RNA sequence: CAAGCAGAGUGGGCAGCCGCCGCGACCUAGCGUCGGGGAGGAAAGUCCGAGCUCCGUCGGACGGGGUGCCGGGUAACUCCCGGGAGGGGCGACCCUACGGAAAGUGCAACAGAAACAUACCGCCAACGGCCUGCAAGGGUACGGGUAAGGGUGAAAUGGCGAGGUAAGAGCUCACCGGCGGGCGGGAAACCGUCCGGCCGUGAAAACCCCACCUGGAGCAAGGCCAAAUAGGGGAACUUAAGGCGCGUCCGCGUUGUUCCCGGGUUGGCCGCUUGAGCCUGCCGGUAACGGCGGGCCUAGAUAGAUGGCUGCCGCCCUUCAUUGAAGGGUACAGAACUCGGCUUAUAGCUCUGCUUGGUAA
Numbered sequence: 001c002a003a004g005c006a007g008a009g010u011g012g013g014c015a016g017c018c019g020c021c022g023c024g025a026c027c028u029a030g031c032g033u034c035g036g037g038g039a040g041g042a043a044a045g046u047c048c049g050a051g052c053u054c055c056g057u058c059g060g061a062c063g064g065g066g067u068g069c070c071g072g073g074u075a076a077c078u079c080c081c082g083g084g085a086g087g088g089g090c091g092a093c094c095c096u097a098c099g100g101a102a103a104g105u106g107c108a109a110c111a112g113a114a115a116c117a118u119a120c121c122g123c124c125a126a127c128g129g130c131c132u133g134c135a136a137g138g139g140u141a142c143g144g145g146u147a148a149g150g151g152u153g154a155a156a157u158g159g160c161g162a163g164g165u166a167a168g169a170g171c172u173c174a175c176c177g178g179c180g181g182g183c184g185g186g187a188a189a190c191c192g193u194c195c196g197g198c199c200g201u202g203a204a205a206a207c208c209c210c211a212c213c214u215g216g217a218g219c220a221a222g223g224c225c226a227a228a229u230a231g232g233g234g235a236a237c238u239u240a241a242g243g244c245g246c247g248u249c250c251g252c253g254u255u256g257u258u259c260c261c262g263g264g265u266u267g268g269c270c271g272c273u274u275g276a277g278c279c280u281g282c283c284g285g286u287a288a289c290g291g292c293g294g295g296c297c298u299a300g301a302u303a304g305a306u307g308g309c310u311g312c313c314g315c316c317c318u319u320c321a322u323u324g325a326a327g328g329g330u331a332c333a334g335a336a337c338u339c340g341g342c343u344u345a346u347a348g349c350u351c352u353g354c355u356u357g358g359u360a361a
Base pairs, nucleotide, nucleotide: 001357002356003355004354005353006352007351008350009349010348012313013312014311015310016309017308018307020038021037023035024034025033026032040332044343045342047341048340049339050338051337052218053217054216055215059250060249061248062247064214065213066212067211068210069083070082071081072080073079084098085096086095087094088093099209100208104207105206107202108201120150121149122146123145124144127143128142129140130139131138132137158176159175161173162172163171179196180195181194182193183192184191185190222270223269224268225267232261233260234259235258236257237256242255243254244253245252277296278295279294280293281292282291283290284289314330315329316328317327318326319325320324
């Protein structure tokens, strides 16, 4: 200097004029004066987890749903941190839907002889048979042996090499692979080493099995006040069925139920912002995070507020040109109960650490 990897910050500034919302104080009580405050890192998606509210409560069973290597963090989580294994990359680093195929069911198209089982093309004259020969020998794949070679395929009696064999085969051996066991390290997932024998593929992001967790609904939750009308009309069933009780059943509690026609109400207040809150110093911890001390208060709207105009500047790009000029542009995007995450979108600018390559000393 170039190309990358991981992380963090910012994402406009100043001035003038006019205009909004809420709170506090004052008073001539007015669209008044003064003072302070007024959208985000994602406010988005509604994907998870909670706080909070309601469903009367206790107990049992089932179902549905969720998570899935080990350990830690957290209020909790499918999140975060650290580690292990597998995979990608020269590397910094990144990805993983990462329990189980020896409980069972189902699937693997097409091709291929054959996909829980096999012999299509082949190979073999050791054994038996047949032909030939005086004999030695030769021929023959009929009986039989074979799965090393070839073809098909994602996958074909675990892989590769050597020996052995009639030709072959873990038949034997060495190195791998998986399985079982011993020893050592580690809290664990796992790692290392030794011994044994040679076991028929893949996929559970198919059903399923195993372990653990889980009631439902949600601020349009829910609560209070005010107001108004017709506690209206008709039909059916019936004293225990049935209905209601926010997954179902049992249990428990309560209660007449169902259908049709018609009428009134749609207003106000609370919930609503002090929080598992934010910033910062020290300590502990590899880290996530935790403990102690100090400081701060930062929208609460309800047809829904924080804006409009002008000028200068900052940053980026292009052209001309030499230190300036002209033109263009300046991201994603708006709270509605709150919080912890994840995911998605994001013009440009800045910073930190690390990797690879080149150059110079």